Predicted 3D model of a 590-nucleotide part of an RNA (large-subunit ribosomal RNA, domain I) from an Armatimonadota bacterium. Model confidence (mean pLDDT): 80 of 100. Rfam family: Bacterial large subunit ribosomal RNA. Rfam links the family to the GO terms structural constituent of ribosome and ribosome.

Context: one part of a larger RNA
């Protein structure tokens, strides 16, 4: 030096474990901000570096109601000092306090800093100071001053009062803009895909929504989702790919308000003194710038497609009051009663939540063992044999688990018993009246949306020119024309059933520490980057610290007895302890 044994040494796989995680279901809830929001900054402790908590009233703090019952000053040990059955710590509801920065909002800034002003108070002899309020921008309304062109007026400007915006927010939601790598085996129409992105907005849902829809000669009846029609029709360098709808079964259900016609009323312009039309009708009186006629707001009316409304006639219909310039008569119109309907809210009663409480039953042993829940005997309770701790595997030791109970206060929902707002109270019929959403529809160019790429291209939407009807009307029924059908654009609002997050239970032929969030630990931490931003590594003593008193070697680390312990080769570099690696003893070979 090699090959082999034993035995350590390094190293941290494996194995066993789990405080994390992760996907899914059931349930609850779903905004939060100038009452300064999220999210930070610096502080607060007897002794404090982090975290966590809290705000100068400051380390789980301060004040009130509950709940709970012996301990308690957080993770976190020690010291020291308290505090508590006059009920602390904990736990839940309500309130106070709550620096600075940040929308940040008095004025500046390189956020967590500086500077000011007014007011009212404090102090000082006086000035400096000091304390508490106020003072950004815009939209809107309301009063007040002020004022042009342009006398009056208005426009415009300013104060003071009200109110409201902002900034945020992970996902899913509308809408506005809008890619490319790729695919087509290049690649340019096409695809990726209206995806990713940026931006605007809104809500617990969001969008959608009561047919100018569908069907097809039978007939459906607002939207919204799913599941099938169906990878079907169909588009398509007919490549590559794209990709419906009718219908059919589900979930959940809900339907209304306006413009306009007509009637009133308010303002402002024309117009209008004959008997003025006008004041409901009809005689008679008697009032008259009241009156018509444009625009402009306010109110009543009215909302459809076997057309609908208004206006103006016909019939047929519950009461009572009260009204119009006067008398009288005849119609009307308001109002009330009485009934309906209704769920903006107020009590109530009851649910649910936000602390919490009861809540069955087992013992022994000459077993083994460090430890009994194992075993061996003999028993119980079960609406409870779900599941975790307890020194090994425990229905009866312990926390729970079945089942049951429980709120001072706040949140939420149902109910509709009482109050009490809102709303409704008439049908039916006649027409040579009127109405019935206008730069609209449509159309002619240029685009886009539709499953549908310009095609025979219907529909729907935009630019930019042209440009209709008003029920004898208008629009679709996939080019267009007749006939049939269906339905009424050009205004507007709707729960539900759907999507997703959070939170609480609750489950996994999901992970078990190189795995599973990036994070089981002081993790968006360390650290790296000007900066957007990038981003770990890191779990295990024991049942219990019983954490090695005390001796020896040694500056010490460390390690030798000695004690703990079931076990210290379980000693904190601490469960298991695998290769690689390195050594120590020996055997054999050179």
């Nucleotide at each position: 030096a090699g090959c082999g044994c034993a035995c350590g040494a390094u190293g941290g796989a494996u194995g066993c474990c789990u405080u994390g995680g992760u996907a899914c279901u059931g349930g609850a809830a779903g905004c939060c901000g100038a009452u300064g929001a999220a999210g930070g900054a610096c502080g607060u402790g007897g002794c404090u570096a982090g975290c966590a908590a809290c705000g100068a009233u400051a380390c789980c703090g301060c004040c009130c109601c509950g709940g709970c019952g012996a301990g308690g000053u957080g993770c976190a040990a020690g010291c020291a000092a308290c505090c508590u059955u006059u009920g602390a710590c904990c736990c839940g509801g309500g309130g106070a306090u709550c620096u600075c920065c940040g929308a940040a909002u008095u004025g500046g800034g390189a956020a967590a800093c500086c500077a000011c002003g007014c007011g009212u108070c404090c102090g000082u002899a006086a000035c400096g100071g000091g304390a508490c309020g106020u003072c950004a921008g815009c939209c809107c309304c309301c009063c007040u001053c002020u004022g042009a062109a342009c006398a009056c007026a208005u426009a415009g400007g300013a104060a003071g009062g009200g109110g409201g915006c902002a900034g945020g927010u992970a996902a899913g939601c509308g809408a506005g803009c809008g890619a490319a790598c790729u695919g087509a085996a290049a690649c340019a129409u096409c695809u990726c895909a209206g995806u990713a992105g940026c931006u605007c907005g809104a809500g617990g849902a969001a969008a959608g929504g009561a047919a100018a829809g569908c069907a097809a000669c039978c007939g459906c009846g607002a939207c919204u989702c799913c599941c099938u029609u169906a990878g079907u029709a169909g588009c398509g360098g007919c490549g590559a790919g794209c990709g419906a709808a009718c219908g059919g079964g589900g979930a959940a259900c809900a339907g209304c308000c306006u413009a306009a016609a007509c009637c009133u009323u308010a303002u402002a312009c024309g117009u209008g003194u004959u008997c003025a039309a006008g004041c409901u009708u009809g005689u008679g009186g008697g009032c008259g710038u009241u009156g018509c006629g444009u625009a402009u707001g306010g109110g009543g009316u009215g909302u459809a497609g076997c057309g609908g409304g208004a206006a103006g006639g016909g019939c047929c219909a519950u009461c009572u009051g009260c009204c119009g310039c006067c008398a009288c008569a005849g119609a009307g119109g308001c109002a009330g009663a009485g009934g309906g309907u209704g769920g903006a809210c107020g009590c109530a009663g009851c649910g649910u939540u936000u602390a919490g409480c009861c809540g069955a039953a087992g013992c022994a042993c000459u077993c083994u063992g460090g430890a009994a829940a194992g075993g061996u005997g003999u028993g119980c309770c079960a609406u409870a044999g779900c599941g975790g701790g307890u020194a090994a595997u425990a229905g009866c030791c312990c926390c729970g688990u079945a089942g049951g109970c429980g709120a001072a206060a706040g949140g939420c929902g149902c109910u509709g018993g009482c109050g009490c707002a809102g709303c409704c109270c008439g049908g039916c019929u006649c027409u040579c009246u009127c109405c019935c959403a206008a730069g609209u529809a449509g159309u002619g160019c240029g685009g886009g949306a539709c499953a549908c790429g310009u095609g025979a291209a219907a529909u729907c939407c935009c630019g930019c020119g042209c440009g209709a009807a008003u029920c004898c009307a208008g629009g679709a029924g996939g080019a267009c024309c007749a006939c049939c059908u269906c339905c009424u654009a050009a205004g507007g609002c709707u729960a539900a059933g759907u999507a997703c997050u959070u939170c609480c239970a609750g489950u996994g032929a999901c992970c078990g520490a190189u795995a599973g969030c990036g994070g089981a630990c002081u993790a968006g931490u360390a650290c790296c980057g000007u900066g957007a931003g990038g981003g770990a590594a890191a779990g295990g003593u024991g049942a219990a610290a019983a954490g090695a008193a005390c001796c020896c070697c040694g500056g010490g680390a460390g390690g030798g007895g000695a004690g703990u312990g079931a076990a210290a080769u379980a000693g904190a570099a601490c469960c298991u302890g695998a290769a690689a690696u390195c050594g120590u003893g020996u055997g054999c070979u050179u």